The part of an RNA shown here (small-subunit ribosomal RNA, central domain) has 350 nucleotides and comes from Desulfocucumis palustris. The organism belongs to Desulfocucumis, within Bacteria. Its mean pLDDT, the model's own confidence on a scale to 100, is 87.
Context: one part of a larger RNA
């Protein structure tokens, strides 16, 4: 390389958008580039296969035939693929009418709680633990009442509920804004799928500048524990956690399962829509679509399990794997303020 694979054995890119490229619905016509058929030319000799022959045999040598998968032009076929022309509506889109939602950005507002400050009541403890101590408190703490300040997070509702491409999103109101679902079927007429590069988004921690700082809390200090205790427990506590702007670009970024389309028993719950039946109406009941769970047949799997939300049956496109260690290291390159990220070996060894 061919091949075989990627839930857990090595292997799905963190997620999107989209360029090149690859792939692509139904019908008619056309031409004949691909494709297929035909004969022609060429495809040196030697070699190889084969029929014979010559050295006493063989190796070796000689003669004939085959082979030479290819290329060139010509003649022909027209199903398929590509091209061109025309048409279609089921894929896709868009219009209209409805609908649900913690989807995103900005501004404003609210209550509970913690902490701190002021004032009142009040007196000797509080706090903390397995037990203690450090710590706080007669300069009046803890507790309790009233007032004030400030920051962060939004109890109940809350749900294998919802939304989002993923990361993720949860008090209330206003405003700007993205996507999705259902119904009707007037409109466009293949406009589609995927996507190397590229571009964008991307938890937490971390970095830069400026703000903010209630609680929590790496580092650090002290108290305990212990043989020791650079820990687990306790008392404190700085960065940070929060905001604005700019970086970083990672993760068990997980469903450890890339995206798209079609097909393949059932049952049951739930969310959002629609239709029917029934009714005065709502509920109930039946059916359809979209989502989200559970159980399970066929099938599949090494097993576990998966099973219409497939890991089943197929096709298209991308990414990735190829024994363990060395090593996600070294070197080089690109990016970054740095931390580092991305790309990514070999010797050697088992």
């Nucleotide at each position: 390389c061919u091949g075989g694979g990627c839930g857990u054995a090595a292997a799905g890119g963190g997620c999107g958008u989209g360029u090149a490229g690859g792939u692509g619905g139904u019908c008619u016509g056309u031409g004949a580039a691909g494709u297929c058929g035909g004969g022609a030319g060429u495809g040196a000799a030697a070699a190889c296969c084969u029929g014979g022959g010559g050295c006493u045999c063989a190796a070796c040598c000689c003669c004939g035939g085959g082979c030479g998968u290819g290329c060139u032009a010509c003649c022909g076929a027209a199903a398929c693929c590509a091209g061109c022309a025309g048409a279609c509506u089921u894929g896709a889109g868009g219009a209209c009418a409805g609908g649900a939602g913690a989807g995103g950005g900005a501004a404003g507002c609210g209550g509970a709680a913690u902490u701190c400050c002021c004032a009142g009541u009040g007196u000797a403890g509080c706090g903390g633990u397995g037990a203690a101590a450090u710590g706080c408190g007669u300069a009046g703490a803890u507790a309790u009442u009233g007032g004030g300040a400030g920051g962060a997070a939004c109890a109940c509702c809350a749900g294998u509920g919802g939304c989002g491409a993923a990361a993720g999103c949860g008090g209330c109101u206003u405003u700007c804004u993205g996507g999705c679902c259902u119904g009707u079927a007037a409109c466009u007429g293949a406009c589609a799928c995927u996507g190397a590069g590229g571009c964008g988004c991307g938890a937490a921690a971390g970095c830069g500048u400026g703000g903010g700082g209630a609680g929590c809390g790496a580092a650090c200090a002290g108290g305990a524990u212990u043989a020791g205790a650079u820990a687990c427990c306790c008392u404190g506590g700085u960065a940070g956690u929060c905001c604005a702007c700019g970086c970083c670009g990672u993760a068990a970024a997980c469903g450890a399962u890339g995206g798209g389309u079609g097909c393949u028993a059932a049952g049951u719950g739930u969310u959002g829509g629609g239709g029917g039946u029934a009714u005065c109406g709502a509920c109930c009941c039946c059916c359809c679509c979209a989502g989200u769970g559970c159980u399970g047949u066929a099938g599949u799997u090494a097993a576990c399990g998966c099973a219409a939300u497939a890991a089943g049956c197929a096709c298209c496109c991308c990414g990735c794997c190829u024994g363990g260690g060395g090593a996600g290291u070294a070197c080089g390159g690109u990016c970054g303020c740095a931390a580092g990220a991305c790309u990514g070996a070999a010797a050697c060894u088992c």